[in-house]
RNA sequence: GGGCCGGUAGCUCAUUUGGUAGAGCGUUCGCAUGGCAUGCGAAAGGUGACGGGUUCGAAUCCCGUCCGGUCCA
Repeated sequence: GGGCCGGUAGCUCAUUUGGUAGAGCGUUCGCAUGGCAUGCGAAAGGUGACGGGUUCGAAUCCCGUCCGGUCCA
């Protein structure tokens, strides 16, 4: 330098043809217990790496940039 894969909540990851962004763990609160463990319920938490474009509408499609992994030279 070139090819491919990836970047989404604090962490690990979903989100299948474009249509209000979710799960598990964690955090906080509540209930159950004399208390703890544990169980159940609820809540908070996301400019979807960044910048443009297409579209009525983009995490999703197109272009560029950055970062990580891997392969080739």
Transfer RNA from a bacterium, 73 nucleotides, folded computationally. The prediction has a mean pLDDT of 83. It matches the Rfam family "tRNA".